[in-house]
RNA sequence: CCAAAGGCUCUUUUCAGAGCCACCCACAAUGCUCAUGGAAGAACG
Numbered sequence: 001c002c003a004a005a006g007g008c009u010c011u012u013u014u015c016a017g018a019g020c021c022a023c024c025c026a027c028a029a030u031g032c033u034c035a036u037g038g039a040a041g042a043a044c045g
Base pairs, nucleotide, nucleotide: 006021007020008019009018010017011016
């Protein structure tokens, strides 16, 4: 800088603490789209 500054649950740490979700960042996997290379097969000549 971006996002958040919200929702729910529990607790007298209650102008608070903790957990989960949304959101943000990073990583991994899958699907889709685009591009490139190689191999195999089919058809035609």